[in-house]
RNA sequence: GGGCCGGUAGUUCAGUUGGGAGAACGCUACAAUGGCAUUGUAGAGGUCGCGAGUUCGAUUCUCGCCCGGUCCA
Numbered sequence: 001g002g003g004c005c006g007g008u009a010g011u012u013c014a015g016u017u018g019g020g021a022g023a024a025c026g027c028u029a030c031a032a033u034g035g036c037a038u039u040g041u042a043g044a045g046g047u048c049g050c051g052a053g054u055u056c057g058a059u060u061c062u063c064g065c066c067c068g069g070u071c072c073a
Stems, first nucleotide, its partner, number of pairs: 001072007010025004019056001027043006049065005
């Protein structure tokens, strides 16, 4: 330098005819216990890597760039 895969909550990840942003764990509050652990209920937490384009509408399609992994040179 080139090919391919990936980047979504604090962490690990899901999310396809383009229209609702989610799960588990973690965190906070409350309840139950003498207390801890555990369990239950509720809640907070996201520029969907960055920018541009297409579209009424983009996590999703297109282009460029950045980062990580892998293969080739």